[in-house]
């Protein structure tokens, strides 16, 4: 320098064109206990940017940006 895969909650991963973008884990607040722990029940919190295609974009196309791999 070319090529190739991946960027979604604080974390590990779902959502392959339409639904209020979900779960678990962690965190907060509560119930539980004598206390503190197991369990319960609730909160809160993401789409790396910009254009673009479309009635509609997490999803598809461009560029940058950022990690990983292979050639050189």
């Nucleotide at each position: 320098g070319u090529c190739u895969c991946c960027g979604u909650a604080g974390u590990u991963c779902a959502a392959u064109g339409g639904a209020u973008a979900g779960a678990a884990c962690u965190g907060g607040c509560g119930c539980g206990u004598c206390c503190u722990a197991a369990g319960c029940g609730u909160c809160u919190a993401a789409u790396g940017g910009u254009g673009g295609u479309u009635c509609g974009a997490u999803u598809c196309c461009g560029c940058c940006c950022g990690g990983g791999g292979a050639c050189a």
About this RNA: This is a predicted structure of a 72-nucleotide RNA (transfer RNA) from a bacterium. It matches the Rfam family "tRNA". Rfam classes the family as a transfer RNA. Model confidence (mean pLDDT): 81 of 100. The sequence was found in a public genome assembly.